[in-house]
Molecule: c-di-GMP-I-GGC riboswitch aptamer
Organism: Nitrospiraceae bacterium UBA6905
RNA sequence: CCCGACAAAGCUAAACCCUCCGCGAGAAGGGGGCAGAAAGCGGCGGGUCUUAAGGUAAGUUGUAAGAUGGCCGAGCUGCCGAAG
Numbered sequence: 001c002c003c004g005a006c007a008a009a010g011c012u013a014a015a016c017c018c019u020c021c022g023c024g025a026g027a028a029g030g031g032g033g034c035a036g037a038a039a040g041c042g043g044c045g046g047g048u049c050u051u052a053a054g055g056u057a058a059g060u061u062g063u064a065a066g067a068u069g070g071c072c073g074a075g076c077u078g079c080c081g082a083a084g
Base pairs, nucleotide, nucleotide: 002084003081004080011036012035016031017030018029019028021026034070040076041075044073045072046071047068048067049066050065051064052063054061055060
């Protein structure tokens, strides 16, 4: 360094409920605990989703502005440690 144990010490917190913010996707706080070895960080690339004004007979389409890091890839950083 790879790797990740029915190890130790800790950490995060899905659904759902309450409060609250947002047109919305969703965010924040509290409860909760499905899970996670980067479920730490940042929307860089892709995906998905929302909104707006347009185009279209319609299905829908591109543009713009957003959401998602617990969708994937890449990037930066990091705790512990047995076997190999």